[in-house]
RNA sequence: UUCCCGAAACGGCAUACCCGUCGUGAGGCGGGGACGCAAAGCCACGGGUCAGGUGAAGACCUGACGGCCGGGUUACCGAA
Numbered sequence: 001u002u003c004c005c006g007a008a009a010c011g012g013c014a015u016a017c018c019c020g021u022c023g024u025g026a027g028g029c030g031g032g033g034a035c036g037c038a039a040a041g042c043c044a045c046g047g048g049u050c051a052g053g054u055g056a057a058g059a060c061c062u063g064a065c066g067g068c069c070g071g072g073u074u075a076c077c078g079a080a
Base pairs, nucleotide, nucleotide: 005078006077012037013036017032018031019030020029021028022027035067041073042072043071045070046069047068048065049064050063051062052061053060054059
């Protein structure tokens, strides 16, 4: 120095819920608020869930979710 790992410290993000706003909707954005998080930073590539549409059905198309899992990528600190 790098990797694994996660004690401490400096900090960071922001569940549910409420208000406003956009959207057919899932949900997004802004403010408040903290359940939690060592990547709860970023990316819809795979799976999954959710919404809209079509269909008798099987299923298909479009979209959303990164705080559902996997994967990719970047990053603060430095005890064992």

This is a predicted structure of an 80-nucleotide RNA (c-di-GMP-I riboswitch aptamer) from a Candidatus Rokuibacteriota bacterium. Model confidence (mean pLDDT): 88 of 100. The source organism's lineage runs through Bacteria, Bacteria candidate phyla and Candidatus Rokuibacteriota.